[in-house]
SAM riboswitch aptamer (S box leader) from a mouse gut metagenome, 95 nucleotides, folded computationally.
It matches the Rfam family "SAM riboswitch aptamer (S box leader)". Rfam links the family to the GO term regulation of gene expression.
């Protein structure tokens, strides 16, 4: 850079000690110990393997994930003003 997906799902223990949820604005999480790191689990099924004429099914080796819709918003359309659709940005996989 291209492309697909992003409303579902999935936690305990140890270390550590103040910030964290990408940035901004909100709104949340956090000394009843968050974020992070490690271990062990778990979720999912993009790649992969087996199978099928095909659709599909099974497994879980490589990734990924395991607070909140990608936590929400910004830009544009519609709107019954609750929302909703798209764009942008971001994340992940494959190339």
């Nucleotide at each position: 850079c291209u492309u697909a997906u992003c409303a579902a799902g999935a936690a305990u223990g140890g270390c550590g000690g103040a910030g964290g949820g990408a940035a901004c604005g909100g709104c949340c999480c956090g000394u009843u110990g968050a974020u992070g790191c490690c271990a062990u689990g778990g979720c999912a099924a993009c790649c992969u393997g087996c199978u099928u004429c095909a659709c599909g099914g099974c497994a879980a080796g490589g990734u990924g994930c395991u607070a909140a819709g990608u936590c929400c918003g910004g830009c544009g359309g519609u709107u019954u003003c609750g929302a909703u659709c798209g764009a942008g940005a971001g994340a992940u996989g494959a190339g």